Predicted 3D model of RNase P RNA and transfer RNA as a complex of 438 nucleotides. It holds a member of the Rfam family "Bacterial RNase P class A". The family's RNA type in Rfam is ribozyme.
RNA sequence: CAAGCGGGCUGAACGGUCGCGGCGGGUUUCGGCCCGUCGAGGAAAGUCCGGGCUCCACAGGGCGGGAUGCUUCGUAACGCGAAGGCGGAGUGAUCCGACGGAAAGUGGCACAGAAAAUACACAGCCGGUGUUCCACCGGCAAUGGUGAAAAGGUGCGGUAAGAGCGCACCAGCGUCAUGGUGACAUGGCGGCUAGCCAAACCCCAUCCGGAGCAAGUCCAAAUAGGGGACCCAUGAUGCGGCCCGCAUCAGUCCCGGGUUGGACGCUUGAGGUUCGCGGUGACGCGAAUCCCAGAGGAAUGGCCGUUCAGGGAGGCCUUUGGGCCUUCCGGACAGAACCCGGCUUACAGGCCCGCUUGUCCC
RNA sequence: AGGACUGUAGCUCAAUUGGCAGAGCAGCGGCCUCCAAAGCCGACGGUUGGGGGUUCAAGUCCCUUCAGUCCUGCCA
Numbered sequence: 001c002a003a004g005c006g007g008g009c010u011g012a013a014c015g016g017u018c019g020c021g022g023c024g025g026g027u028u029u030c031g032g033c034c035c036g037u038c039g040a041g042g043a044a045a046g047u048c049c050g051g052g053c054u055c056c057a058c059a060g061g062g063c064g065g066g067a068u069g070c071u072u073c074g075u076a077a078c079g080c081g082a083a084g085g086c087g088g089a090g091u092g093a094u095c096c097g098a099c100g101g102a103a104a105g106u107g108g109c110a111c112a113g114a115a116a117a118u119a120c121a122c123a124g125c126c127g128g129u130g131u132u133c134c135a136c137c138g139g140c141a142a143u144g145g146u147g148a149a150a151a152g153g154u155g156c157g158g159u160a161a162g163a164g165c166g167c168a169c170c171a172g173c174g175u176c177a178u179g180g181u182g183a184c185a186u187g188g189c190g191g192c193u194a195g196c197c198a199a200a201c202c203c204c205a206u207c208c209g210g211a212g213c214a215a216g217u218c219c220a221a222a223u224a225g226g227g228g229a230c231c232c233a234u235g236a237u238g239c240g241g242c243c244c245g246c247a248u249c250a251g252u253c254c255c256g257g258g259u260u261g262g263a264c265g266c267u268u269g270a271g272g273u274u275c276g277c278g279g280u281g282a283c284g285c286g287a288a289u290c291c292c293a294g295a296g297g298a299a300u301g302g303c304c305g306u307u308c309a310g311g312g313a314g315g316c317c318u319u320u321g322g323g324c325c326u327u328c329c330g331g332a333c334a335g336a337a338c339c340c341g342g343c344u345u346a347c348a349g350g351c352c353c354g355c356u357u358g359u360c361c362c
Numbered sequence: 363a364g365g366a367c368u369g370u371a372g373c374u375c376a377a378u379u380g381g382c383a384g385a386g387c388a389g390c391g392g393c394c395u396c397c398a399a400a401g402c403c404g405a406c407g408g409u410u411g412g413g414g415g416u417u418c419a420a421g422u423c424c425c426u427u428c429a430g431u432c433c434u435g436c437c438a
Base pairs, nucleotide, nucleotide: 001358002357003356004355005354006353007352008351009350010349012307013306014305015304016303017302018301020039021038022037023036024035025034026033027032041333045344046343048342049341050340051339052338053212054211055210056209060244061243062242063241065208066207067206068205069204070084071083072082073081074080085099086097087096088095089094100203101202105201106200107197108196109195122144123143124140125139126138127137128136129135130134152170153169154168155167156166157165171193173190174189175188176187177186178185179184216264217263218262219261226255227254228253229252230251234250235249236248237247238246257437258436271290272289273288274287275286276285277284278283308331310329311328312327313326314325315324316323317322363434364433365432366431367430368429369428372387373386374385375384381418390404391403392402393401411427412426413425414424415423
């Protein structure tokens, strides 16, 4: 210098002017006006997970349902994160992995092919018999062909031809020892082999009560407590499905009718910032300091000027990298609605840090 | 906020247990006709909303994302 990998930050600034919402104060002719102060995000988003909070249900059992899935930690919890193991990709930095079980059972593997999981025998190889072509009987699974996949692989021995039939190495399985908290790794021994699919049913392990701030509480207002259906051992509710069982209420459901108001919940919280300590790390502990939207379908904006990034055109200079001048354009994705922790997705551009590979020069 | 679905040719819809993506209408060309319509024949037309994964193989199974449709909620 080029190409690349990982991580973090930022995502306009200042001034003027016209406005908007909350809170506090002042003033008022009660309509408002004035002053002060605060006023979106890294994702506020999608609503995909987890929790807090609130109400309902909590007596138990069975069947069913959902979620997760290498290990150990972290956490309020998680399907999240950290550190590792194993597998795969890359020269590498690094990245990716729904990564339990196919030797519990059931099922699937189109077409092609002889045969697709009980192995099988099309071409073929070998032996025997029949007078040759060829046929029959028997042996074989090394070779060919088909396929996504052909029943361990390679080599040597062995044999009529062959075959884990025997041996060596490798893969896989079981078992033992050692190391590790563990996933697992390394080594020894054994029998010789057991296809793939569980994002097919399923099995195993762990976890899961329901609803959601329109939760829920209080006040106020309005109306036809009208019509229909089912009902004394039945109905309804208690579950997102059922059953047994239990509890509560005597009615329940549908149609019709009424309202479209106010207050609380509501923002001080697993909170932010800066230090220190512990830990490889996620994170934890301690100290100091700060208060940062709480509004109703709902404010946080518009214009002008000067800059800051960035881009286009023209001109000049140049050490060819770029620099300077003029002019024009122009600021990504987006938008709090009870609150947090994550995940996912969107994002013009700019800056910083660490690392890898290649080339050249010293 | 909670729940149930849909997306396949220009339009309306199919596609079994995962196994060659099809039909009708429209449009195009030809035949027929004096010309057209109707009728007959033929060919064309597909990112199965987008992206990724599992699998030998995906419209179908799984994840993510985009767009759209429908239902429920207060008082008595």